[in-house]
Formats: sequence, C1' cells, structure tokens
RNA sequence: CGAAGACGAUCGGGCAGUCGCUGCUUUCGGGCAGAGGAAAGUCCGGGCUCCGCAGAGCAGGAUGCCGGGUAACGCCCGGUGGCGGCAACGCCGAGGAAAGUGCCACAGAGAACAGUCCGCCGAUGCGUCAGCGUCGGUCAGGGUGAAACGGUGGGGUAAGAGCCCACCGCGCGGUCGGCAACGGCCGCGGCACGGCAAACCCCAUCCGGAGCAAGACCGCAUAGAGGAGCGCUCGAGGGCUGCUCGCCCAAGCUCCCGGGUAGGUUGCUCGAGCCGCGAGGCAACUCGCGGCCUAGAGGAAUGAUUGCCAGUCCCGCGGGGGCGACCCCACGGAACCCACAGAACCCGGCUUAGGAUCGUCGACGGCCG
RNA sequence: GUCCAGGUAGCUCAGUCGGUAGAGCAGUGGAUUGAAAAUCCACGUGUCGACAGUUCGAUUCUGUCCCUGGACA
Repeated sequence: CGAAGACGAUCGGGCAGUCGCUGCUUUCGGGCAGAGGAAAGUCCGGGCUCCGCAGAGCAGGAUGCCGGGUAACGCCCGGUGGCGGCAACGCCGAGGAAAGUGCCACAGAGAACAGUCCGCCGAUGCGUCAGCGUCGGUCAGGGUGAAACGGUGGGGUAAGAGCCCACCGCGCGGUCGGCAACGGCCGCGGCACGGCAAACCCCAUCCGGAGCAAGACCGCAUAGAGGAGCGCUCGAGGGCUGCUCGCCCAAGCUCCCGGGUAGGUUGCUCGAGCCGCGAGGCAACUCGCGGCCUAGAGGAAUGAUUGCCAGUCCCGCGGGGGCGACCCCACGGAACCCACAGAACCCGGCUUAGGAUCGUCGACGGCCG
Repeated sequence: GUCCAGGUAGCUCAGUCGGUAGAGCAGUGGAUUGAAAAUCCACGUGUCGACAGUUCGAUUCUGUCCCUGGACA
C1' cells in the first nucleotide's frame, strides 16, 4: 500500500440573523427546552394498571451443549464440540433415535432382525466345445439411490467375507485435568447402534389472564319504548382464562331493531435514568463516590430560509520528511454534506431498513530497506 | 396505538401425519343451430406472497420480512 476481519463512535456539525410550531416559565419585554440509531416490525422479556393476589388437575405454549450476567428473557458474555476460511475470524434450534410409534417418494435385486440384478466361485446336466440350464456359496467388484448394514491396507479362501491382523472410526470400562460441557492417556470389545425429533413423542426447566383504547376522577346525554330466545333454587349468567373440578356472587342475561353521548383532567414522564472518576471481574456486568435533569404532543409540535466558519473525497500546483517503498502540510478549483426513517405509558433485548465518515486492534498478500 | 385473521389457476375456494396441487365458474377449439343461448366432447392454466433455514426432498415444518382484511373508547 492492497484486499478482507473484529470492536466502537458520529451523523446539516458550529456561530449569527429573519419568519413560524409545541411545552414550561415570566417582572408580560422576554427567557429556556424540543426525535432516532433504528423512534420501525410488534418478535421476545419486564415494570406499571385492572381482573377476588390468581386454588387443583388436564390441555396448551416456550426454551433446550456447559458455566456465568441480569429485574427478566428465546438476550448478552466466556468456554466446549461441529462446520467454513491460508489466517485474523465467522456460523450453528447443538438434550434424547439401545422408551415407544411413524416416515424414508422415484430408481433399485434389496431401504432396516435386508438383499443375489449383473458379476465371481463350486457341484452337476447338455453340447456342434462358442456356451447354455439347474442347485448351492458369496456381498469383495459393477449398477440404483440422498442414504446399501464400518473405512484403508495386508493375510486368508474354491471365490469371498471382522473370517483373522494393524491403523482409523465406533461402543464400553478405568484413570488424570476441568465447577461443568468436554478433553488427554490406558485397557477391552469384532461392530452389536442407518437417517429424520424445525414428525408425533420422552426428559428437564419456565409460563394465571388482559392490556395506557389498562385504570381513576369530573362533566354531559338519555327511552330500555319495540321484537325474538334462555332462565328465576332442578338455577341462565358472571367473577374466571381453553376445559373440568373447586370457591364466591346471582335474578336477570343474550341477540335484533331504534335512539343518545363521544368533552375535560389524570395515568405522563425522575428512570432497572444519563455523564465522569475509582474498584472488582478475561468479559457480559456489578459496586462506591461526585455531578446533571434531557420532548411530553393528542389527527398529533420539533420547520423554512440567508450569511460566515468548519468537515469529507477528487484534481492541479507548491513545500517538507524518509536510504527507499511511500507519507505529511499548505494553497486553488470542483463536488458532497446524503440514506433509512420520525416519539405516542416506560424500559432491556432481538430482527429488519439504510448511505457516508472517523478511530483502535490483530491476520493475510504485495512493494521497499 | 393495542390485539387478531389470511395470502394457492383470470375469479371463488379445497389440499394432514413432507414425495412435482385439484374442484366449480370463466377461457379456447369442436359438435349441435339459419344464427345465438343452453347442452355435449376435448384442452391449457400455477416461481403455492418473498427470502433464508431444517430435510435426500417443503404449498405443508421453523424463522424473518412484504401485502391485505378485521376487532377494540
């Protein structure tokens, strides 16, 4: 220098003028504050609020290597194993298939207690000495398939075969290291155990329901007038959730038609809050001290414009540094300042969208000395 | 804002334990008719909303997006 990788930060930046919008404040002149990293999707988890603080069982849902973090999580951090990459590093829903059930289309002889289609070998019959038929052995070779019942090499055999042996794989046992997942080593076993659980299922752990249109208060309005069905202790319906049991309330309830009101206040922003320093920890994160207040609209504000100064990249010219590859500075010109998007009770995450710039670190390749 | 449901042929809809997807209407051609309708015969029809993942193999199972519709003072 190139091309990649990891982590993080910033986003019309600063100042001034003019015209506006929302909130707070005011001595009525004015002053102060005013969108995001995703405010988004609403995919998870919590706070908060109400349901009688939620009882039991079934059903249902979610998660799934190990350890830690956290208010909690399906999130994050660290590790293990597998896969990809030369590497830095990245990705992984990664429990159980010797608990049971199920599936494995087409092709193929055979698809899970397997199997002779071609081939190879033995016996035997016929023969015009090419071969053909019958019986048996064989899974080493061919062929089919996503997958063919351990792999490679040697011995062995009529031909073959874990039939035997070595190594690898697999399983079991022991021992050592580690909190653990797991790993190292040693011994034994001739292989018994194909794949699919994002198929049913089993195991372990967790989950009460609804949501700020929750909920609370004030104001305003009125007609329960009409029709149908169910029920009044043999009890509809409700609290209470998919079901059942259990507990409690219970005389009204449901539907159709017709009519009325759709205003205000609160919840509403000080919170698992932000910034700095120190300590613990590999890290996620936690603790201590100090400082700060940072949008609260309600069909919904946060905008428009002018000037100056910054900033980034490219080109040209000039200067400087270095042995060199190269790097730095200044001036002028031109271009850009964009994209995705926009609070709606509040947080912690994930995911998705999308353009640019900057910083730090390690790995690979090239050039120079 | 919060919470649900659904995307399959031109239209309306089926599709179960995962193996190349159908029905009706519509359309095209033929028969019938003087001509048409009706009727009869034949035929074609799909990126299964998009992209990833699991699997040998996804309309189907899982995740993330996109679109459409509905309910709630």
Two RNAs folded together computationally: RNase P RNA and transfer RNA, 442 nucleotides in total. It holds a member of the Rfam family "Bacterial RNase P class A". The family's RNA type in Rfam is ribozyme.